[in-house]
Context: one part of a larger RNA
């Protein structure tokens, strides 16, 4: 001066409490450890790894294994020397990469140009070291702190200042004051939503007027209204009471779409954990150069006495079939979405239309009505088997999704302990998107329905601040 204390005092935070719904038991997905294996490719390990890199492993990807090939090499280039080639066609062998034979075969100003093969300099590692490093992330953590110039104390490390005192979401203000004033943060400044206005109206809209349809804004047409862009108002504790010297703090006070930061985002200060990553990239040293490179073929990476995360799906009657209806947002679309007709129980196919898109197409489920189960391992569950199919792609045996029929397994609310959430949230429904021929229960995003609870800071955890204690700095 720090750091630490089962030392104090003061605050704060889904921290605890007060609710609500989980997980932990049960199949299943998915990821990690372990075994195993020819290989189960590396990484990531408390919080701050484990549906993380992976936003998408049949080949590829792939970086591992086996096996077969090539050594200037897949790829880009300088130099010399040689060739006429390169393409295309055929056939052989081969599991392909590859070797191999035949036939076709250049321009040209004669310097060359292109290409092929030789040789020769660069090559080429996802091969080590994130404890040599850049960039870059994650934590404390969106906590309110971290310094700094010049005075001032102190011999000196250092202190003041930034402390007190009240107040704040905040080192945010005010008062106080040997310190005055500065910086990085906070907070404003930006995005978005939530009102109102002005501005423009086509692909949106449709009150007013004509027309028209079985029906529709369908047409003429308006510019009112919705909605879409743009550009501007609005909130500031301004006004009002009450307390306070002021900061301010409070009121089922007002006006007001909104009231004390109005919700949500974006922004992450000086650091700290030799935190993570050399496999994103990039680079410093080391290490391989007929191999640790580099093509292919198959294979693995999907294994499976086990252990744990994260999750989906239940264990039912606030439910489960059946049939009838109704209402969104976001976003996406030419290798693409596809209306609509047929066929098919379906998956799905055939044919066909409109759409490069506020024009066309993809567009809900709970919920509401009416029936029917009547508490059961069941008309709950729906794993697993079995044979039949559809799409996708050279290819679905290891190893895809998805459809109908048959099969019909644990599971009747989960021990100890343990996690998320304070409002359009949590809980429940359901749509989209990237990635991507095909493959979501994961990511990310988008409405729809729509809650309880918070007495208070004792006590558990993390933090900020003051001060004490110390055998540590």
């Nucleotide at each position: 001066u720090g750091a630490c204390g089962g030392g104090g005092g003061c605050c704060c935070g889904c921290a605890c409490a007060a609710g609500c719904g989980g997980a932990g038991g049960a199949a299943c997905a998915u990821g990690u450890g372990g075994u195993u294996u020819a290989a189960u490719u590396c990484g990531a390990u408390g919080a701050u790894a484990c549906g993380c890199g992976a936003g998408g492993a049949a080949c590829c990807u792939u970086a591992c294994c086996c096996g077969g090939g090539c050594u200037u090499a897949a790829a880009u280039u300088g130099c010399a020397a040689c060739u006429g080639a390169c393409u295309g066609a055929a056939c052989c062998g081969g599991a392909a990469a590859c070797g191999g034979u035949u036939c076709u075969u250049u321009c040209u100003u004669c310097g060359g140009a292109c290409a092929g093969u030789u040789g020769u300099g660069a090559a080429g590692g996802u091969g080590c070291u994130g404890c040599a490093u850049g960039g870059u992330u994650g934590u404390c953590g969106u906590c309110a702190g971290c310094u700094c110039g010049u005075g001032c104390c102190g011999u000196g490390a250092g202190g003041u200042g930034u402390c007190g005192g009240c107040u704040u979401a905040a080192g945010u203000g005010c008062c106080a004051u040997a310190a005055c004033g500065a910086g990085c943060g906070c907070g404003a400044c930006c995005c978005u939503u939530a009102u109102c206005g002005a501005u423009a109206g086509u692909u949106a809209c449709c009150a007013u007027c004509a027309g028209g349809u079985c029906a529709u804004g369908c047409u003429g047409g308006g510019g009112a209204c919705u909605c879409u862009g743009u550009c501007g108002a609005g909130a500031c504790u301004g006004c009002c009471g009450u307390c306070g010297u002021a900061a301010g703090a409070u009121g089922c006070g007002a006006g007001g779409a909104a009231g004390g930061u109005g919700g949500g985002g974006a922004u992450g200060a000086c650091g700290u954990c030799a935190a993570a990553u050399c496999a994103g990239c990039a680079c410093g040293g080391c290490c391989c150069u007929u191999a640790c490179g580099u093509c292919c073929g198959g294979g693995g990476c999907c294994a499976c006495a086990c252990a744990c995360g994260u999750g989906u799906u239940a264990c039912a009657a606030u439910g489960g079939g059946g049939g009838g209806u109704a209402c969104a947002g976001a976003a996406g679309g030419c290798c693409g979405c596809u209306a609509c007709a047929c066929a098919g129980c379906g998956a799905u196919g055939u044919g066909a239309u409109g759409c490069c898109a506020a024009u066309c197409c993809c567009c809900a489920a709970a919920a509401c009505c009416c029936c029917u189960c009547u508490c059961a391992g069941u008309u709950c569950g729906g794993a697993u088997u079995g044979g039949a199919g559809u799409c996708u792609g050279c290819a679905a045996c290891c190893c895809g999704a998805c459809u109908a029929c048959a099969c019909g397994a644990a599971g009747c609310u989960g021990g100890a302990a343990u996690c998320g959430c304070u409002a359009g949230u949590a809980a429940u429904c359901g749509c989209g998107a990237a990635u991507c021929a095909g493959a979501a229960u994961g990511u990310c995003g988008c409405g729809g329905u729509g809650a309880a609870u918070a007495c208070g800071u004792u006590c558990c955890c993390g933090g900020g601040u003051c001060u004490u204690g110390c055998a540590c700095u």
Molecule: small-subunit ribosomal RNA, 3' major domain
Organism: uncultured bacterium